[in-house]
RNA sequence: GCGGGUGUAGCUCAAUGGUAGAGCAAUAGCCUUCCAAGCUGAAGACGAGGGUUCGAUUCCCUUCACCCGCU
Numbered sequence: 001g002c003g004g005g006u007g008u009a010g011c012u013c014a015a016u017g018g019u020a021g022a023g024c025a026a027u028a029g030c031c032u033u034c035c036a037a038g039c040u041g042a043a044g045a046c047g048a049g050g051g052u053u054c055g056a057u058u059c060c061c062u063u064c065a066c067c068c069g070c071u
Base pairs, nucleotide, nucleotide: 001070002069003068004067005066006065007064010024011023012022013021018054027041028040029039030038047063048062049061050060051059
């Protein structure tokens, strides 16, 4: 230099154009003499910029970070 892959919550992962979810963690409450366990609730995220579309995590372009391969 060229090609390919990945990027979503604190962590691990879903979501094939139509309200962004789950587990764990953390937090508040309930339960308990206390702790743990259990139950309930709330908060929190689509790497960045643009385009297409009535509507984009999803499709297209550019870019950033990481990983793999070729030279």
Predicted 3D model of a 71-nucleotide RNA (transfer RNA) from an uncultured Planctomycetaceae bacterium. It was read from a public genome assembly. The coordinates come from a structure-prediction model, not an experiment, and the mean pLDDT is 82. Its Rfam family is "tRNA". The family's RNA type in Rfam is transfer RNA.